[in-house]
C1' cells in the first nucleotide's frame, strides 16, 4: 500500500458499487420455457341470422344456422440460448499464432431451379376394462405443413475422358454412363370457378453470414525420498464407424512408442482478459464485468434433433427424502427470492415487462427471477454536514502547582448572523422517434420554522506525532520488536493535558512492497553457510586463424493479428467527485513477407601461434615384483660376576640368590630403515625414504620434421582413494585398544607405571571415510618487482674449481597496484578477465528420521518435518582474567627481632537467652568499630504511670489576671488540690506570663538502591586523560610504545606525532646545623650573694619563638652514548628525596553513614510525639577478634637525694603541715601559669631468692573501708588483711616491624562528678636482619591465548530425577485413494437370430421385400472375491528431542582450562568421557 472480509467501539445525510472466500450440505413454499388455432381435427362458447310452436303482439320456447372469443391432444418452432457453480480437469482445458486439399451449420442473406403424382395410418373422440395412485390395456372413427410409394433432377455416390493447378495425399474445370427428394401447404386479393396473382411456409443446388468439430507450434504449478513407462502400446494393411482425419473401433503382420530438455506417479488447482503491489524486472491473485471450459443429487447410457449424450427432457444402477390400500408410485434450487445446517462470516419468499434483449408468431400479443428497478448492510469507494462572526473577569468547574501561579482556553456563557442536510408545504421532470413510465409524486426546483436533529475512536518508552498526576508494588496487567512492572512507572488501570485520523477509528487474517533476504535485472563459497578426498570420461555447454557461402539467431521496413471491458492521455455528461461515456495512445506478444550480414550459429576450403607426434638429452623416496645389507630391540644356548634390578613427582604392583640387572661370544625370528635430509625431490589425491636387479607411468629442457583445433570442462557413470575396521589363510620382534595389577585421588571405570589380546606385517577380497587443508574446483589469458631454493639449456670471463649474465620449468619468503568486513592475498592471487562443474540461503532439531541405493557387518551415500531459539556466527577493538611468557616494585617472600592461636581477665561481636537486653558497622576495607567515658541522666529499648496546640518554634482570635517564688498535704514521680504573696512600660489592638481556640509543633518512624555532604579502599600505587595533527570503513590506534634511568608517564634519546591538563616532584609544616633579633616567668660563663639563679648583675650559652642561611648531584674521579643518570670521593650539621607528617588523580566497590547534621518520597498525629518512675543497654551452655597481666633469675622482692619530653589546671591544679598501714581526711598557702601545681617519670643501679607452681602468677572469694555523686543492689573505681584458681611459652595457622625502626620503660592528655587494661600524644634504654626475588600476597608495564565482558566467585558438557510439547518405531487396528486378476453383468446401442407379430411398397393369389418383439453374442455402470501399493488415523510399550525454579552427579570444553585441543575410526566406561 491493498482487500468479496470479519471482530471491538461508535454512528448524521446522500450518490455509486459489492454482498455464502465455509458444507458441489439437505431442501418447505411461490415463481424461473414457452409459443402457434393464418398446419389439423375435435371440442367449448354461443353474436348473427332464418323457420317454427306458445300466445298475453312482444317476450318465452324449439329446431336450423354458426361470427368473434377459448384450447385438451396431433403437428411445427424453441425447451442445445439466456441464469448458476468452479466440484472434477495438469489436459490441445485455456492463452496465443496457425490448419482443415479432412468437415458440419437450423432460423437469415444472395443466386440458379422447384414444388408433379397417389397412398396407408395414427392421437384427440367413443365403448369396455385394469389400478390406492401414478398411469395403462383394448375395440372402433378421423384430419394434417404428421406418415409413406412413384416421376422429374445433379454439382451427391460409383465409374470414366480432356485441360488447368498445388507443399504430398491431392485439389479445381469442362464431359459420358448407372443410382436417389418435395407440404398439388395455410392466409388474402381477383376470378370466366378452369385458375392466376400476393405474402408465409416449402424442396434442391452454390456460395455468404454465424456457430461449432478437429489437428498442429509454443506456452502453462510443486515433489527425483515418484527412474523407469506402456500390449491398442507405436507402426503397417484391410474392413468398420464418424460430419470428418485418425487404433476411433477390429482382424492380420512387424516390435516399437515415451523418458534426465523429467515420462510414469503423487499433490494441487478450473483457465484467461485481467487485479494487488512494486522504480522495474517480478511476486501475489483469478470476487464483481468479460471470453473459454466442465459439471447439474452420484455412477452409466442412448434417443430426438441443425445442434446434447441435455440444471428446470428419457432409461438404468445407487444413495437420500416424501406418498401408499405394501402390490406400487414420486422428486432432484451449483435459476431468483427464501428455509436449515456449517462457520468469524454474506441481503427480500419485493415491483415491472416501461427499457436493452431472448422464444413463439402474418400480426396483435403471449412468455421471460434474463433484464430495469426499489429494499437490507459504514462492506468498499466519493462528497457534504454536525455551524459562522465576535467574545477577557483570561468566569465557573477540573486538573497541576515551587501555593505565586499555570493550563483546559475564544474554548463556554453573552451578543450578531446562516441555514447545507434533515423536517414541513408547494411545483415537478428527462429515460418515449406516435403509444406504453416499474423506478415514483423521484431527481431538481420555490417557500418555512429554527443553532435548532447530527462525534467519535485510537495512541501519547523509542521506531512514531503527542506528558504529568493520583492508584498498583514482578501484583495487577501491556507489548509489532526492543522491551515496561520488585514504593517516586511519561510502557500497567484512572484522570487532567496533548497528538493522530474522522462517520468512522482500531484490531485481526490474507497479500505485495521494504528483502539485493533465491540476486534475469541484481549476490556469493581462504576464515561468517557454501569446491565433490581425487582423477578419466559420456551427455551436454564453451571454443584459435584466413577466405568464401548461407541467413537460423540478431538487426531494419511493411502486412496480419493482439475481442470489449481495465490502464494511461485529452475531452464530454451527472452542481464536484466516485462513476459513467466519446476519442486517441497503448496491449512490451505471436505469425507472415521483404531486406541487412558485422558477430554467433550451419556448410566449404586453407593455415599454425592451442593440442598431439618424432628426434636428442636430463632430474627424481613415481608405481610393482623379485633379490639382498647392517645397525638396534626381543628370545634361546653358553661364560664372567653379585644383590639388587626396573621404574616414579615420590612409590608400588613386576623380575631377581631356582643368579636378574650388567657384561662377552654364538644362534633365532619379526618389524622399521640412523646419518645423508633440506619450507628438497617425485606423484591426480591417498602417499611415497637402507640397498640392487627386471618390467613401467608421468614430468622437464633442447631442436622444430610430422598432423592440422584434433581443444576446455564435465550432470550422470567408471577407478583410484591414509588410518580405524571386516572376512579368509600366512606371521608375530617391538608396540599397543580391551583386559590385569600397582600408583594418584573424595572417588579415578583417566592422565603415571608394570604387564599384556586383538591389531599392527604379508597375499587376496571388501569397506570408501578423516580438520582426505593450502579449509582456497578445474582450464587458459593478462597485471612492477627484489631475495632464497631444486631441474635443464644458452652466453662472458677462466687451464680448471667456479663466478656473472639470460632464459624455461617447479618450490618458498618479502612486497607495488588492484581486491578484502577485517586478518590477509598478492605472476603457485583471494587482482583484471573467458568458460564448464560443484556447492550455500538464521541457530537449534540433523547429516537425524523414514523411505531408497551400497555393504558381510561396522556402516556409508542421498535427505526432511514437526517443534523451539532472538539469536548463532566471522573478522578486529578496548578492558578483565591465565596452574601463559618478558621486565620490575613492596615487610610480599626470604634473613631476623617480637607476637597472636594455649591460661586469667578485660573489651568488642556472634549465638542464645529476655518484657526488653535500642540502634548501626560484616572479608581485607565490621568485630578496644560509632562509643574522647550506659549506676540516674545519656536512653533511641521494655513494664507501668500520666498529658495532647504539647518539652519546643511562629503566627491569628479570645480570655485572664499573674508569672517566677515561698508553704502544706498527697503520690514513686511527672503530676494534682490548697494557701501565702508580687509585674515592666513609649499607657497601648504595648511586652511578658496563664488558660482556651486554630493554622501547627514533634518523630533515633522507613528508604545510603531517591540525594547532598562526609569517610573508608585499592593506593602516595604512577598512572589517567585532553587539543590538533595522523592511521584505520570503524571500534579504536598513535601521543602514553621502544632504547636506557628514575621512588616517580622522574628524565634523555628515539620516534607521525606535537603540545597540554589532573597525578608525581617542588612550593607548606616539624626534627637535625648556623647566623641574626630579643631576653622573662627562661639561662648563669665571668663578677657579687644565698640553704636555693634566691638576689644583683649579665644575654656568652642553654632555652625559647621571629626572622634568615644551608644540599643543588654544585664539585673531583669512574661508568654511560659527549646523554638522563649511576658508583665512589671531598667537603659539609646535614648527600643524593635528610627524617617525619599534611597532601590521595580518573575511578572502582549501587562500600558506609537517612542515629552528626541536611534532605526528596513515604508513613504516625489523645501517637511511631511529649513527661516521669523503676527496668534494660552490664545477662550467659558456647564461639570469634582486639587488648592487658603472666608462666619468671635479660625475674620477683627490698633499697637507693641518678636522669626526660608533650601536656593539663579556678565548679581547677592543689604545694606545706597533719592524721590514717593505706585508698584518703583535715587545715592553710601558692597560681588564671616558661613564675605555682599536677610531678614521683619508670626501666637503670645495689642487695636478696635459686627453678619450686615457687619470695613465679595474681584471677576468685571473703572481711573491713575510702572516694565522687540525690542515689553505687542489679552496675563504679580505689584501699588493706586474708584467700591464692588457669597458667611451666602455647597444635594447624597467622600479625607486625628496615633505625632512633623493632623490643622495652614510664609520662600526659581528651572526654569526665565518678570511672581506663582502650585512644591520642610523650620521651627513657635501644638492637637483630635483608643472600637475594625460584615460591606465596598484592601492585606496574609490555606481550600472548581467550568461547571472559555481572568480565575466573567467569563461562559451559553430558548422565540421572520431576512437569509439559511436538515427533520416529511398534504387535496390531480403521479409513480413504489406486491397482491386477477373476466373478456378475441393469439400462442402452451394435452384431446375429427372428419358427411369434405385421397398415403403406411387389404381387390376381399364394407369398415377398422390409419392419417390430422376442432370444443369443461381445462391450460396459453399479456390486463381489482373492492380492497388491499407497496416504491418513488410532495404539499397550520404546527411542531419541525440544523447553522448564534455586534438584542430583561430576568438571569434558573455553588460559598452556591444569593430560594442548580437534577429525576420522575401533574397543570402553554412571556421566561428560578414557
Nucleotide at each position: 500500500g491493498a482487500u468479496g472480509a470479519a471482530c471491538g467501539c461508535u454512528g448524521g445525510c446522500g450518490g455509486c458499487g459489492u454482498g455464502c472466500c465455509u458444507a458441489a450440505u439437505a431442501c418447505a413454499u411461490g415463481c424461473a420455457a414457452g409459443u402457434c388455432g393464418a398446419g389439423c381435427g375435435a371440442a367449448u362458447g354461443g353474436a348473427u341470422u332464418a323457420a317454427g310452436a306458445g300466445c298475453u303482439u312482444g317476450c318465452u320456447c324449439u329446431u336450423a344456422u354458426g361470427a368473434a372469443a377459448u384450447u385438451a391432444g396431433c403437428g411445427g418452432c424453441g425447451g442445445a440460448c439466456g441464469g448458476g457453480u468452479g466440484a472434477g480437469u495438469a489436459a490441445c482445458a485455456c492463452g496465443u499464432g496457425g490448419g482443415u486439399a479432412a468437415c458440419c451449420u437450423a432460423c437469415c442473406c444472395a443466386u440458379a431451379a422447384g414444388a408433379c403424382u397417389g397412398g396407408g395410418a395414427u392421437a384427440a373422440c367413443u365403448c369396455c376394462g385394469g389400478g390406492a395412485a401414478a398411469c395403462c390395456g383394448g375395440g372402433g372413427c378421423u384430419a394434417a405443413u404428421a406418415c409413406c410409394g412413384g416421376a422429374u433432377a445433379a454439382u451427391a455416390u460409383u465409374u470414366u475422358g480432356a485441360a488447368c493447378u498445388g507443399c504430398a495425399u491431392a485439389g479445381u474445370u469442362c464431359g459420358g454412363a448407372a443410382u436417389u427428394g418435395a407440404a398439388a401447404g395455410g392466409c388474402g386479393g381477383c376470378u370466366u370457378c378452369g385458375g392466376c396473382u400476393g405474402u408465409c411456409a416449402c424442396u434442391u443446388a452454390u456460395g455468404g453470414a454465424u456457430g461449432g468439430a478437429c489437428c498442429c507450434g509454443c506456452g502453462u504449478c510443486g515433489c527425483a525420498u515418484u527412474a523407469g513407462c506402456u500390449a491398442g502400446u507405436u507402426g503397417g494393411u484391410g474392413a468398420g464407424g464418424u460430419a470428418a482425419c485418425g487404433g476411433c473401433u477390429c482382424a492380420c503382420c512387424a516390435a516399437g512408442g515415451c523418458a534426465a530438455c523429467g515420462a510414469u506417479g503423487c499433490g494441487u488447482a478450473g483457465c484467461c482478459g485481467a487485479c494487488c503491489u512494486g522504480a522495474g524486472a517480478g511476486g501475489g491473485u483469478g470476487a464483481u464485468c468479460g471470453g473459454c471450459c466442465a459439471c447439474a443429487c452420484u455412477g452409466g447410457g442412448a434417443c430426438u434433433g441443425a445442434g446434447a449424450c441435455a440444471c428446470g427432457g428419457c432409461c438404468c444402477a445407487g444413495a437420500c427424502u416424501c406418498c401408499u390400500a405394501c402390490g406400487g408410485g414420486a422428486g432432484g434450487c451449483a435459476g431468483c427470492a427464501g428455509u436449515u445446517a456449517g462457520g468469524a462470516a454474506u441481503c427480500u419468499u419485493g415491483g415491472a415487462c416501461a427499457a436493452u434483449g431472448g422464444g413463439c408468431g402474418c400480426a396483435a400479443g403471449c412468455c421471460u427471477g434474463a433484464u430495469c428497478c426499489a429494499g437490507c448492510c459504514a462492506u468498499a469507494c466519493c462528497g457534504c454536514g454536525u455551524g459562522a462572526g465576535u467574545g477577557a473577569u483570561g468566569a465557573a468547574g477540573g486538573c497541576c502547582u515551587u501555593a505565586g501561579g499555570g493550563u483546559u482556553g475564544u474554548a463556554a456563557a453573552g451578543c450578531u448572523c446562516u441555514u447545507u442536510c434533515a423536517g414541513c408545504g408547494g411545483g415537478g421532470a428527462a429515460g418515449a422517434u406516435a403509444a406504453u413510465g416499474a423506478c415514483g409524486g423521484u431527481a431538481c426546483c420555490c417557500g418555512c420554522a429554527g443553532a435548532a436533529g447530527a462525534a467519535g475512536c485510537c495512541c501519547c518508552g523509542g521506531c512514531u506525532a503527542a506528558c504529568u498526576u493520583c492508584g498498583u508494588g514482578c501484583c495487577a496487567g501491556c507489548a509489532g520488536c526492543c522491551g515496561c512492572g520488585g514504593u517516586a512507572a511519561u510502557a500497567u488501570g484512572a484522570a487532567g493535558g496533548g497528538g493522530g485520523c474522522u462517520a468512522g477509528c482500531g484490531u485481526u487474517g490474507c497479500u505485495c512492497g521494504g528483502a539485493a533476504u533465491c540476486a534475469c535485472u541484481g549476490g556469493g563459497c581462504g576464515u561468517a553457510a557454501a569446491g565433490c578426498g581425487c582423477a578419466c570420461g559420456u551427455a551436454g555447454g564453451c571454443g584459435g586463424a584466413u577466405c568464401u557461402u548461407u541467413a537460423a539467431g540478431u538487426c531494419a521496413g511493411g502486412g496480419g493479428u493482439g475481442a470489449a471491458a481495465u490502464c494511461c492521455u485529452g475531452g464530454a455528461g451527472c452542481u464536484c467527485a466516485a462513476c459513467u461515456c466519446c476519442a486517441g495512445a497503448a496491449c512490451u506478444g505471436c505469425c507472415u513477407u521483404u531486406g541487412a550480414u558485422a558477430c554467433u550459429g550451419g556448410g566449404g576450403a586453407u593455415c599454425u601461434c592451442g593440442a598431439g607426434u618424432c628426434c636428442g638429452g636430463g632430474a627424481g623416496a613415481g608405481g610393482u615384483g623379485a633379490g639382498u645389507g647392517g645397525a638396534a630391540c626381543u628370545c634361546c644356548g653358553a661364560g664372567u660376576g653379585u644383590a639388587g634390578a626396573g621404574g616414579u613427582g615420590a612409590a608400588a604392583u613386576u623380575c631377581g640368590u631356582a643368579g636378574a640387572u650388567a657384561u662377552u661370544c654364538g644362534g633365532a625370528a619379526g618389524a622399521a630403515c640412523a646419518c645423508c635430509a633440506g619450507u628438497g625431490g617425485c606423484g591426480a589425491a591417498c602417499g611415497c625414504g637402507g640397498c640392487u636387479c627386471a618390467c613401467u607411468g608421468g614430468c622437464c629442457c633442447g631442436g622444430u620434421a610430422c598432423u592440422g583445433a584434433c581443444g576446455c570442462u564435465g550432470a550422470g557413470g567408471u577407478g583410484c582413494g591414509a588410518a580405524a575396521g571386516c572376512g579368509u589363510g600366512g606371521g608375530g620382534a617391538g608396540c599397543a585398544a580391551a583386559c590385569a595389577g600397582g600408583a594418584u585421588u573424595a572417588g579415578a571405570u583417566a592422565c603415571c607405571c608394570u604387564g599384556g589380546u586383538a591389531g599392527u606385517c604379508c597375499a587376496c577380497g571388501c569397506c570408501g571415510u578423516a580438520a582426505a587443508c593450502g579449509a582456497u574446483g578445474g582450464a587458459c589469458g593478462c597485471u612492477a618487482g627484489g631475495u632464497g631454493u631444486g631441474g635443464g639449456c644458452g652466453g662472458u670471463g677462466u687451464c680448471g674449481a667456479c663466478u656473472c649474465c639470460g632464459u624455461c620449468c617447479g618450490u618458498g619468503c618479502c612486497g607495488a597496484a588492484g581486491c578484502u568486513a577485517a586478518c590477509g592475498c598478492a605472476u603457485u592471487a583471494a587482482g583484471c578477465g573467458u568458460c564448464c562443474c560443484g556447492c550455500c540461503u538464521g541457530g537449534g532439531g540433523a547429516g537425524u528420521a523414514c523411505g531408497g541405493c551400497c555393504g558381510c557387518a561396522a556402516g556409508g551415500c542421498u535427505a526432511a518435518a514437526a517443534c523451539u531459539c532472538a539469536a548463532a556466527g566471522g573478522a578486529a577493538u578496548u578492558g578483565a582474567c591465565g596452574g601463559g611468557g618478558g621486565c620490575c616494585c613492596g615487610c610480599a617472600c626470604a634473613a631476623g627481632c617480637g607476637g597472636c592461636g594455649g591460661a586469667g581477665c578485660a573489651u568488642g561481636u556472634u549465638g542464645c537467652u529476655u518484657a526488653a537486653u535500642u540502634c548501626g558497622a560484616c572479608g581485607c576495607a565490621a568485630c578496644g568499630c560509632g562509643a574522647a567515658g550506659a549506676a540516674c541522666c545519656u536512653u533511641a529499648c521494655c513494664a507501668a504511670g500520666g498529658c495532647u496546640u504539647g518539652a519546643c518554634a511562629u503566627c491569628g482570635c479570645c480570655g485572664g489576671a499573674a508569672a517566677u517564688c515561698c508553704c502544706g498535704c498527697a503520690g514513686a514521680g511527672a503530676u494534682g488540690c490548697g494557701g501565702g504573696g508580687u509585674c515592666c512600660u513609649u499607657u497601648u489592638u504595648g511586652g511578658g506570663c496563664c488558660g482556651g481556640u486554630g493554622a501547627c509543633a514533634g518523630g533515633u518512624g522507613c528508604u545510603g538502591c531517591a540525594u547532598g555532604g562526609c569517610u573508608g579502599u585499592c593506593g602516595u600505587c604512577a598512572g589517567c586523560u585532553c587539543g590538533u595533527g595522523u592511521c584505520g570503513u570503524g571500534a579504536g590506534a598513535u601521543g602514553u610504545u621502544g632504547g636506557g634511568u628514575u621512588a616517580a608517564g622522574u628524565c634523555c634519546c628515539g620516534c607521525a606525532a606535537c603540545g597540554a591538563g589532573c597525578g608525581c616532584a617542588a612550593c607548606c609544616c616539624u626534627c637535625g646545623c648556623c647566623u641574626u633579633u630579643a631576653g622573662u616567668u627562661g639561662c648563669c660563663a665571668u663578677c657579687a650573694u644565698u640553704c636555693a639563679g634566691u638576689u644583683g648583675g649579665g644575654c656568652a650559652c642553654u632555652c625559647u619563638a621571629g626572622a634568615g642561611g644551608g644540599a643543588c648531584c654544585g664539585c673531583c674521579g669512574g661508568c654511560g652514548a659527549c646523554a638522563a643518570g649511576c658508583c665512589g670521593g671531598a667537603g659539609g650539621a646535614a648527600g643524593g628525596u635528610g627524617g617525619g607528617g599534611a597532601u590521595g588523580a580518573c575511578g572502582u566497590c549501587a562500600a558506609g553513614u537517612c542515629c552528626u547534621c541536611a534532605u526528596g518520597g513515604c508513613c504516625c498525629u489523645u501517637a511511631c510525639a511529649c513527661c516521669c518512675u523503676g527496668g534494660g543497654c552490664u545477662a550467659c551452655a558456647c564461639a570469634c577478634g582486639u587488648g592487658c597481666u603472666a608462666c619468671a633469675a635479660u625475674g620477683g622482692c627490698g633499697g637507693u637525694g641518678a636522669c626526660a619530653g608533650u601536656g593539663g589546671g579556678c565548679a581547677g591544679c592543689u604545694a606545706c603541715u597533719u592524721c590514717g598501714c593505706g585508698a584518703g581526711g583535715a587545715g592553710c598557702g601558692g597560681c588564671u601559669a616558661a613564675u605555682c601545681c599536677c610531678a614521683a617519670a619508670a626501666a637503670a643501679c645495689c642487695g636478696u631468692c635459686c627453678c619450686a607452681g615457687u619470695u613465679c602468677a595474681g584471677a576468685u572469694u571473703g572481711c573491713a573501708c575510702u572516694c565522687u555523686g540525690c542515689a553505687a543492689c542489679u552496675c563504679g573505681a580505689g584501699u588493706g588483711c586474708a584467700u591464692g584458681a588457669a597458667g611451666g611459652u602455647g597444635g594447624a595457622a597467622u600479625c607486625g616491624c628496615u633505625a632512633g625502626u623493632a623490643a622495652u620503660c614510664g609520662c600526659a592528655g581528651a572526654a569526665c562528678a565518678g570511672c581506663a587494661g582502650g585512644c591520642u600524644g610523650c620521651g627513657g634504654u635501644g638492637a637483630a636482619u635483608a643472600c637475594g626475588u625460584u615460591c606465596c600476597c598484592g601492585g606496574g608495564c609490555c606481550u600472548u591465548g581467550u568461547a571472559c565482558a555481572c568480565a575466573c566467585c567467569g563461562c559451559c558438557c553430558g548422565u540421572c530425577a520431576c512437569g509439559g510439547c511436538a515427533u520416529g518405531g511398534g504387535a496390531g487396528u480403521u479409513g480413504g485413494u489406486u491397482u491386477u486378476a477373476c466373478c456378475c453383468g441393469a439400462a442402452g446401442a451394435c452384431g446375429g437370430u427372428g419358427c411369434g407379430c405385421u397398415a403403406a411398397c411387389c404381387g390376381c393369389a399364394a407369398g415377398g421385400a422390409g419392419g417390430c418383439a422376442g432370444c443369443c453374442g461381445g462391450c460396459c455402470a453399479c456390486g463381489g472375491u482373492a492380492g497388491g501399493a499407497u496416504c491418513a488415523g488410532c495404539g499397550a510399550c520404546u527411542g531419541g528431542g525440544c523447553c522448564g525454579a534455586a534438584g542430583u552427579c561430576g568438571u569434558a570444553a573455553c588460559a598452556a582450562g591444569g593430560u594442548a585441543g580437534c577429525c576420522g575410526u575401533a574397543g570402553g566406561g554412571g556421566a561428560a568421557c578414557c
This is a predicted structure of a 1474-nucleotide RNA (small-subunit ribosomal RNA) from an uncultured bacterium. The RNAcentral record of the sequence draws on ENA.